[in-house]
Context: one part of a larger RNA
RNA sequence: UGACGGGGGCCCGCACAAGCGGUGGAGUAUGUGGUUUAAUUCGACGCAACGCGAAGAACCUUACCUGGGCUUGACAUGUAGCGGACAAGGUUAGAGAUAACCUCUCGUCUUCGGACGCCGCUGCACAGGUGCUGCAUGGCUGUCGUCAGCUCGUGCCGUGAGGUGUUGGGUUAAGUCCCGCAACGAGCGCAACCCCUGUCCUCAGUUGCCAUCGGGCCGCAAGGCGCCGGGAACUCUGGGGAGACUGCCUCGGUCAACGGGGAGGAAGGUGGGGAUGACGUCAAGUCCUCAUGGUCCUUACGUCCAGGGCUACACACGUACUACAAUGGCCGGUACAGAGGGUCGCAAGACCGCGAGGUGGAGCCAAUCCCUAAAGCCGGCCUCAGUUCAGAUCGGAGUCUGCAACUCGACUCCGUGAAGGUGGAAUCGCUAGUAAUCGCGGAUCAGCACGCCGCGGUGAAUACGUUCCCGGGCCUUGUACA
Numbered sequence: 001u002g003a004c005g006g007g008g009g010c011c012c013g014c015a016c017a018a019g020c021g022g023u024g025g026a027g028u029a030u031g032u033g034g035u036u037u038a039a040u041u042c043g044a045c046g047c048a049a050c051g052c053g054a055a056g057a058a059c060c061u062u063a064c065c066u067g068g069g070c071u072u073g074a075c076a077u078g079u080a081g082c083g084g085a086c087a088a089g090g091u092u093a094g095a096g097a098u099a100a101c102c103u104c105u106c107g108u109c110u111u112c113g114g115a116c117g118c119c120g121c122u123g124c125a126c127a128g129g130u131g132c133u134g135c136a137u138g139g140c141u142g143u144c145g146u147c148a149g150c151u152c153g154u155g156c157c158g159u160g161a162g163g164u165g166u167u168g169g170g171u172u173a174a175g176u177c178c179c180g181c182a183a184c185g186a187g188c189g190c191a192a193c194c195c196c197u198g199u200c201c202u203c204a205g206u207u208g209c210c211a212u213c214g215g216g217c218c219g220c221a222a223g224g225c226g227c228c229g230g231g232a233a234c235u236c237u238g239g240g241g242a243g244a245c246u247g248c249c250u251c252g253g254u255c256a257a258c259g260g261g262g263a264g265g266a267a268g269g270u271g272g273g274g275a276u277g278a279c280g281u282c283a284a285g286u287c288c289u290c291a292u293g294g295u296c297c298u299u300a301c302g303u304c305c306a307g308g309g310c311u312a313c314a315c316a317c318g319u320a321c322u323a324c325a326a327u328g329g330c331c332g333g334u335a336c337a338g339a340g341g342g343u344c345g346c347a348a349g350a351c352c353g354c355g356a357g358g359u360g361g362a363g364c365c366a367a368u369c370c371c372u373a374a375a376g377c378c379g380g381c382c383u384c385a386g387u388u389c390a391g392a393u394c395g396g397a398g399u400c401u402g403c404a405a406c407u408c409g410a411c412u413c414c415g416u417g418a419a420g421g422u423g424g425a426a427u428c429g430c431u432a433g434u435a436a437u438c439g440c441g442g443a444u445c446a447g448c449a450c451g452c453c454g455c456g457g458u459g460a461a462u463a464c465g466u467u468c469c470c471g472g473g474c475c476u477u478g479u480a481c482a
Base pairs, nucleotide, nucleotide: 001482002481003479004478005477007476008475009474010473011472012471013470015466016465019430020429021428022427023426026322027321028320029319030318031317032316033315034313035312042053043052064308065307066306067305068304069303070302073126077125078124079123080122081121082120083119084118088103089102090101091100092099093098106117107116108115109114128297129296131295132294133293137291138290139286140285141284142282144280149188150187151186152185153184154183155164156163157162168179169178170177194274195273196272197271199242200241201240202239203238204237205236209231210230213229214228215227216225217224218223245268248262249261250260251259252258324423328382329381330380331379332378333377334376340371341370342369345364346363350359351358352357389420394415395414396413397412398411399410400409436458437457438456439455440454441453442452
């Protein structure tokens, strides 16, 4: 000087407390351990591994296993020799890779010898490796932590390590600011500048809008439909601007920083959310994104192919989904989103099918057309039961994608109807448009979502307080630790 303390002081954080909902029990999905296996490819391991890399394992992917092949190679560059256009289509053998044969088949230059381009064969240099080392590395990332810290120049103090500044008194979300001070300044962080959202103004008005005026269509009427003329008000879209700064009042405070209250305001003291992550820590993670040193393999640890495996199953754990019901289940009727996606695509009306879906194809390269809501509301049934709860499992019949759904896809219909009656010790999330609950979209993708990333609808309870648990910041103290 640090680090540590079941030392002290001050102070924060859904850290506790106060609340609401879960996990731990059940079934299933998914990841992991273990076991099994010819193989069940590899990595990730407290927080910070375990719905993680994987935003799509039937083949492919694929790195694993078994078997069948190749050896200048599936891929790159150069060079020597020989031969030929390459490609494409077909037949046969084969599981295929592949092999044989058939059809078809060059260009430019030229001194007419040939040269070049492209392909094949034989060689030589070399290729190739998701082989090893993340404890040789770059890059990228996690974490402490969006925590308020980490340093430097000069000066001063100390023999020196080093200190001072950065400590102290206040204050703040903040090393934020004020005051003081052998310090005076400065840098990286904080904040602000950036994006979204909340109010208003302005500009613009199609594909979006329809208050006023006229028309049209439906309707007995009330009324409905932006359908047309038209309109530019409103909504909205998207460009510009205003607005919030403790600016104003008051009280407290060191005539300070700042704090409490108030006015006005759409919004008030950082308005809400995002992006943004200091010096560093964990020899943290990644050699399987990529790059790269070293090392190893070289008729194989490279490469091509078929099939299998990554989907196994006595068990254990993590993360989720669905439930155990009446604030519910079922049936009928009836409303209201946002954000996205769509030409190898999204697909309306109509028709067929109980349904998944099929036929067909209007419209749409999309503010134009399409995908397109559920909880809710109205009415009815069920009456507390393993049930009209719950839906696992299994039998049968189908639909769709795809060369192909046996291992191993999703979905539909009929039948079957398991465990489950709110879950021990323990443990997680959340402070407001949040939790809880409800559906919708997207990426990946032929197909496959209970995962992930987004979107809106409905919409709470509680916080006395900081003694205690966890993590962290500052000062101080002890130390046989560095």

Small-subunit ribosomal RNA, 3' major domain from a metagenome, 482 nucleotides, folded computationally. The RNAcentral record of the full RNA draws on SILVA. Its mean pLDDT, the model's own confidence on a scale to 100, is 84. Its Rfam family is "Bacterial small subunit ribosomal RNA". Its family is annotated with ribosome and structural constituent of ribosome in the Gene Ontology.